[in-house]
Model confidence (mean pLDDT): 80 of 100.
The RNA shown here (Fluoride riboswitch aptamer (crcB RNA motif)) has 63 nucleotides and comes from a Thermoleophilia bacterium.
RNA sequence: CCGCAUCCGGGCGAUGGGGCCCGCCUUCAACCGCCGACGACGGCUGAUGGCUCCUACGACAAC
Numbered sequence: 001c002c003g004c005a006u007c008c009g010g011g012c013g014a015u016g017g018g019g020c021c022c023g024c025c026u027u028c029a030a031c032c033g034c035c036g037a038c039g040a041c042g043g044c045u046g047a048u049g050g051c052u053c054c055u056a057c058g059a060c061a062a063c
Base pairs, nucleotide, nucleotide: 009026010025011024012023013022016054017053018052019051020050021049033044034043035042036041
């Protein structure tokens, strides 16, 4: 100096924040939603990776 593995740290898991858990990546990285269409373009779901609470939004019902 190069390569590999592990640990710590850090980053990330389609729209915000907290807690816990899981997974991925190690900087030319992980990650950056779905459907139709050659393309232009048109349409659709969800604030979670999962659970839970808060905030925002949407639907229905009651007072």